This is a predicted complex of two RNAs, RNase P RNA and transfer RNA, with 409 nucleotides together. Rfam match: Bacterial RNase P class A. Rfam classes the family as a ribozyme.
[in-house]
RNA sequence: GUGGGUAGAUGCUGGCUACAAGUUCUUUAACUUGAGGAAAGUCCGAACUCCGCAGGGCAGGAUGCCGGGUAACACCCGGAAAGCGAAAGCUUAUGGAAAGUGCAACAGAAAAUAUACCGCCUACCUAUGGUAGGUAAGGGUGAAAAGGUGAGGUAAGAGCUCACCAUCUGUUCAGGUAACUGAACAGAUUGGCAAACCCCAUCCGGAGCAAGAUCAAACAGAGGUUAGCUUGCCCGGCUGAUACCUCGGGUAGAUCGCUUGAGAUGGUUGGUAACAACCAUCGCAGAUAGAUUGCCAGAAAACAGAAUUCGGCUUACUAUCUACCCACAAAU
RNA sequence: GUGAGUGUAGUUCAAUUGGUUAGAGCUCUGGAUUGUGGUUCCAGCCGUUGGGGGUUCGAGUCCCCUCACUCACCCCA
Repeated sequence: GUGGGUAGAUGCUGGCUACAAGUUCUUUAACUUGAGGAAAGUCCGAACUCCGCAGGGCAGGAUGCCGGGUAACACCCGGAAAGCGAAAGCUUAUGGAAAGUGCAACAGAAAAUAUACCGCCUACCUAUGGUAGGUAAGGGUGAAAAGGUGAGGUAAGAGCUCACCAUCUGUUCAGGUAACUGAACAGAUUGGCAAACCCCAUCCGGAGCAAGAUCAAACAGAGGUUAGCUUGCCCGGCUGAUACCUCGGGUAGAUCGCUUGAGAUGGUUGGUAACAACCAUCGCAGAUAGAUUGCCAGAAAACAGAAUUCGGCUUACUAUCUACCCACAAAU
Repeated sequence: GUGAGUGUAGUUCAAUUGGUUAGAGCUCUGGAUUGUGGUUCCAGCCGUUGGGGGUUCGAGUCCCCUCACUCACCCCA
């Protein structure tokens, strides 16, 4: 220098002027504060609120290597195994196929109790062929064909036997908290799919701030059901009207919930890390058609804009910057 | 805002437990019939199954992400 990889940071600043909230009271004012790393998708997990009861069983759903973190999680950290890559490194819904059931189109002899089209071998016959039997080395089909190589063996062959290797299971020993790894011995060759049913382990009552509470305004109630009680079914419990369903009519209000919270920043300590504890400092949007605009200067450009609040994940994105690692080439 | 659902040809719908090259009607195009048009008959064009990725030998179908569209919500009660 080129190519590749990992981790992280920034996401405008200044001036003038609008708008929103709060405070002051000098009331046509002044001061302070005012969107994001994703505010997004609404995919997970919680806080909070409510339910004429949340109890049991079945069904259903979610998660799925091991250990740790966390309020909790499907998230994060560390490790193991497998796969990809020359390497740095990356990816993984990664429990069980030796509990059972099922599936594998087409092709192919055969798709899982193995089987036999060509071939090889043996016997017989009406003999350039046919029939019967043996075989699974070789050919062919397929995404996938019942361990691999060599030797022995045989009519031809074959884990049929042996040696080495591979995989799996069991036992013992060693290391590790564990997943797992290594070694020895014995046995076996028992393929794939569980994002097919299923089995095993753990967890799950439901609804969501348009939840819910209070006040105010308007209107018009009518009919039906006997059952209803916040996903299905059964039992149990509660309720018998302020229930449920259909049609019709009315309003487009106010206050609370609402923003100080698993808070932010900095430091110390513990831990490989995620994270935790302690100390100090800070006060950091709260609307209800929804405030955060416009102009000027600078390279200032992307994706995009709060609506109950947090912790994550995922997706979108400009211009760069920082640190480290790997490979190649050249120069010194 | 919260919750639920749907995407297959121009349009309306199919597609069995994942299986061979996704079908059918209407429309459209061409031809035949007719003096001409319609009807009728014959043939054809029709699709990246909204988009991307994964699981699998194989995906419209199973799983994840994403995009677009639709519906429900208050009071009388």